[in-house]
Molecule: SAM riboswitch aptamer (S box leader)
Organism: Neobacillus rhizosphaerae
RNA sequence: CUCUUAUCCAGAGCGGCGGAGGGACUAGGCCCGAUGAAGCCCGGCAACCAUCAAGGUAAUCCUUGAAAAGGUGCUAAUUCCUGCAGGUUAUUUUUAACCUGGAAGAUAAGAG
Numbered sequence: 001c002u003c004u005u006a007u008c009c010a011g012a013g014c015g016g017c018g019g020a021g022g023g024a025c026u027a028g029g030c031c032c033g034a035u036g037a038a039g040c041c042c043g044g045c046a047a048c049c050a051u052c053a054a055g056g057u058a059a060u061c062c063u064u065g066a067a068a069a070g071g072u073g074c075u076a077a078u079u080c081c082u083g084c085a086g087g088u089u090a091u092u093u094u095u096a097a098c099c100u101g102g103a104a105g106a107u108a109a110g111a112g
Base pairs, nucleotide, nucleotide: 001112002111003110004109005108006107007106008105013042015041016040017039021032022031023030026083027082028081029080043075044074045073048071049070051066052065053064054063055062056061079104084101085100086099087098088097089096090095
């Protein structure tokens, strides 16, 4: 980097350093930021892997639960919202709200 599977409306600081940007990309929108952005450290959250227990299975597989010392991850706003397809309701047009799916992305685990 590519592929596969799972998850993405929950949760998490009034700390220190740092100094002007940030919210993935692109377009539009809407936000955060000198009452301190990014980044780093500490703290915290969660429970994907690993661990432990119970049950099931043909199975090295599956389910449920526990714990948080290990490997990651996360810590404004749903992945901040929309973009593509279909639908519902309202509407004269236009448009608005909502629902389902998709695309893209993020994270974990596995494979190449």